[in-house]
RNA sequence: UUGAAGGCUGGGUGAGAGACCCUAAAAAGGGCGCCGAAGGAGCAAGGGGAACUGAAACUCUCAGGCAAAUAGAAUCCAGCUGGACG
Repeated sequence: UUGAAGGCUGGGUGAGAGACCCUAAAAAGGGCGCCGAAGGAGCAAGGGGAACUGAAACUCUCAGGCAAAUAGAAUCCAGCUGGACG
């Protein structure tokens, strides 16, 4: 069950931090300074004989990002899947 969780597609909303310097310019590269809400990593109580297990919007910033654009956790709407795994 007149269909929950989860997953997928389309659309909307969506924070933070240098329109920094060098290289002619965006991008790429180098330098310094920053951000956390893609992704990634770490951990408490508890459980366990031990090994270990164990969450995040916390922490770290590898990655990503620091005008706009793009991206963006999360959430809303519509649809598909799913079938109670809540």
Predicted 3D model of an 86-nucleotide RNA (Glycine riboswitch aptamer) from Halanaerobium hydrogeniformans. It matches the Rfam family "Glycine riboswitch aptamer". Rfam links the family to the GO term glycine biosynthetic process. The coordinates come from a structure-prediction model, not an experiment, and the mean pLDDT is 86. Of the family's consensus pairs, 86% are formed in the model. The source organism's lineage runs through Bacteria, Bacillati, Halanaerobiales, Halanaerobiaceae and Halanaerobium. The sequence is in RNAcentral, with records from Rfam and Ribocentre.